[in-house]
RNAcentral holds the full RNA, with entries from SILVA. Large-subunit ribosomal RNA, domain IV from a metagenome, 345 nucleotides, folded computationally.

Context: one part of a larger RNA
RNA sequence: CUCUGGUUAAGGAACUCUGCAAAUUGGCACCGUAACUUCGGGAGAAGGUGUGCCCCCAUACCGUGAUCCGGCUUGCCCGGCGUAGCGGAAGGGGGUCGCAGUGACCAGGCGGUAGCGACUGUUUAGCAAAAACACAGGUCUCUGCUAAAUCGUAAGAUGAUGUAUAGGGGCUGACGCCUGCCCGGUGCCGGAAGGUUAAGAGGACGUGUGCAAGCACCGAAUCGAAGCCCCGGUAAACGGCGGCCGUAACUAUAACGGUCCUAAGGUAGCGAAAUUCCUUGUCGGGUAAGUUCCGACCUGCACGAAUGGCGUAACGACUUCCGCACUGUCUCAACCAGGGACUCA
Numbered sequence: 001c002u003c004u005g006g007u008u009a010a011g012g013a014a015c016u017c018u019g020c021a022a023a024u025u026g027g028c029a030c031c032g033u034a035a036c037u038u039c040g041g042g043a044g045a046a047g048g049u050g051u052g053c054c055c056c057c058a059u060a061c062c063g064u065g066a067u068c069c070g071g072c073u074u075g076c077c078c079g080g081c082g083u084a085g086c087g088g089a090a091g092g093g094g095g096u097c098g099c100a101g102u103g104a105c106c107a108g109g110c111g112g113u114a115g116c117g118a119c120u121g122u123u124u125a126g127c128a129a130a131a132a133c134a135c136a137g138g139u140c141u142c143u144g145c146u147a148a149a150u151c152g153u154a155a156g157a158u159g160a161u162g163u164a165u166a167g168g169g170g171c172u173g174a175c176g177c178c179u180g181c182c183c184g185g186u187g188c189c190g191g192a193a194g195g196u197u198a199a200g201a202g203g204a205c206g207u208g209u210g211c212a213a214g215c216a217c218c219g220a221a222u223c224g225a226a227g228c229c230c231c232g233g234u235a236a237a238c239g240g241c242g243g244c245c246g247u248a249a250c251u252a253u254a255a256c257g258g259u260c261c262u263a264a265g266g267u268a269g270c271g272a273a274a275u276u277c278c279u280u281g282u283c284g285g286g287u288a289a290g291u292u293c294c295g296a297c298c299u300g301c302a303c304g305a306a307u308g309g310c311g312u313a314a315c316g317a318c319u320u321c322c323g324c325a326c327u328g329u330c331u332c333a334a335c336c337a338g339g340g341a342c343u344c345a
Base pairs, nucleotide, nucleotide: 001340002339003338004337005336006335007334008333010331011330014329019326027051028050029049030048031047036041038174052096053095054094055093056092057091061088062087063086064085068080069079070078071077072075097101109324110323111322112321114319115318116316117315121133122132137172138171139170140169141168142167143166149158150157151156175311176310177309178308180241181240182239185238186237187234188233189232190231191230194229195228196227200223201222206217207216208215209214242260243259244258245257246256269303270300281297282296283295284294285293
């Protein structure tokens, strides 16, 4: 110097990305416990008090139970009541020792705010455990049974020895309040007309050859499916959800008006947000001092309603901020014990 333990004056997070690590707390009994809440919880909330040993006390409690009662297959029998007695923990009183009594070991630190995800679960075997996945619940869609879907060339099998309260697929993700407008594009569904249209059907006209009959070619109209065009429907299908100008008796702003474009121009709710570039926005709170945090504002670069919106008790080895307690994290280092390194043999 390094590792693993231990102790530390005064201070007590000043450390640091972060109280990481360590310390604190800790068992049991009693007292006592807030907001909020889905009335279950929250809760071991929080916060207190007691705890060893010795003696005494009594009876409601527990155990055991002579005595007593009953039964007979009379036995060191079985069953019952549980009085006397005995024992026991809680309980009450008194005493006693130490700095210290769950005397060692084992054994929650706590509270407040916000974000995300409802929850218990699952995951990157070997850098990620999460806000990711799953989840009950919701919804759309397909499927009438030889079901749809899936595996297989097939036979066959799964689905299912099930039958729409069933099975497959997609999206969303407890619960509460809700889920607006657009079908122009793409997709899907429907549509006895019309347009286009393949093979095929059809054979006019024409060509070659031949004296001819014929043979061989070329091949126009016309009739021909699905698909596409076309006509409708459908957004918890893929998706989308404007611009400019003017206007009120201070100013500012614009309920109001004009105009252009669109399929329709973003409703409710939320909003500098896990989303805000400008930005450390502005105001308020907390600090002596706060790019973080909380509450507001709305100018949303570029939120927004099942690619769900906004809330939400409980839950979380999740993330953020604050406080109490506590500490060698630090000011700032010191010492102790053991292992290594190092020196010598």